Predicted 3D model of a 110-nucleotide RNA (SAM riboswitch aptamer (S box leader)) from Marinithermus hydrothermalis. The RNAcentral record of the sequence draws on Rfam and Ribocentre.
[in-house]
RNA sequence: CUCUUAUCCAGAGCGGUGGAGGGACCCGGCCCUGUGAAGCCGCGGCAACCGGUGGGCGCGUGCCCACGUCCGGUGCCAACUCCGGCCUGCGCAAGCGGGGGAGAUAAGAG
Numbered sequence: 001c002u003c004u005u006a007u008c009c010a011g012a013g014c015g016g017u018g019g020a021g022g023g024a025c026c027c028g029g030c031c032c033u034g035u036g037a038a039g040c041c042g043c044g045g046c047a048a049c050c051g052g053u054g055g056g057c058g059c060g061u062g063c064c065c066a067c068g069u070c071c072g073g074u075g076c077c078a079a080c081u082c083c084g085g086c087c088u089g090c091g092c093a094a095g096c097g098g099g100g101g102a103g104a105u106a107a108g109a110g
Stems, first nucleotide, its partner, number of pairs: 001110008013043005021032003026085004044077003049073002051070001052067006081102001086099005
C1' cells in the first nucleotide's frame, strides 16, 4: 500500500513546549482557536477490537456470557465519522429517514 471482516447516535483532559492554524482530502456549510490551533513531551482518563482470566454451549474447532482490581498489544479523549455532496422514501416546504461512497479503528491475509 491492497484485500477481507467487524464497529463508528455512548464514553474520556490537565500541565509543559510551541506559536497559527485546526475539524482526513476536494467543494459547500457550520464550528473550534492568541481566554493560545496543529505538532511534540509528561501525567491522567475512556473504551473493550485483539490478547488474558473465569464460566457455559458446541465439536464444521468455533460461538456466547462475565471480569479493566486485567501492571499486556493497539486505539481514542469538542460537536453523530461536526453536517451535506451520490441514489432513494415521506413532505408544499422547512425538514426527517434508509442506503451508498469516502474515511477512521481493530483483527487477519497478501